Source information
c-di-GMP-I riboswitch aptamer from a soil metagenome, 75 nucleotides, folded computationally. Of the family's consensus pairs, 95% are formed in the model. Rfam family: c-di-GMP-I riboswitch aptamer. Gene Ontology term of the family: cyclic-di-GMP binding. Rfam describes the family as follows. GEMM was predicted in a large-scale screen for bacterial structured RNA regulatory elements. Its mean pLDDT, the model's own confidence on a scale to 100, is 86. The sequence is in RNAcentral, with records from MGnify.
RNA sequence: GAUAAUAGUAAACCCGGGGUAACCCGGCGACGCAAAGCCCAAGGGUCCAUUUCGAUGGACAGCCGGGUUACCGAA
Numbered sequence: 001g002a003u004a005a006u007a008g009u010a011a012a013c014c015c016g017g018g019g020u021a022a023c024c025c026g027g028c029g030a031c032g033c034a035a036a037g038c039c040c041a042a043g044g045g046u047c048c049a050u051u052u053c054g055a056u057g058g059a060c061a062g063c064c065g066g067g068u069u070a071c072c073g074a075a
Stems, first nucleotide, its partner, number of pairs: 001072001008033002014027005031062001037068004043064002045060006
């Protein structure tokens, strides 16, 4: 960080399974993504459940962010 090349990933819907839920896994499917690779939820935020309303437990990294590794190379 190009209206380039190569490669990758895969939103919503629908189907199957798990979970009280947020949501997760698999299939299908491409809305998107230049790190939407990996790690971090004890950085901020959002969401769910319980609640003695103080909090506690959980979900999201494709909300922002931090760390780390990596492909291509026009002007």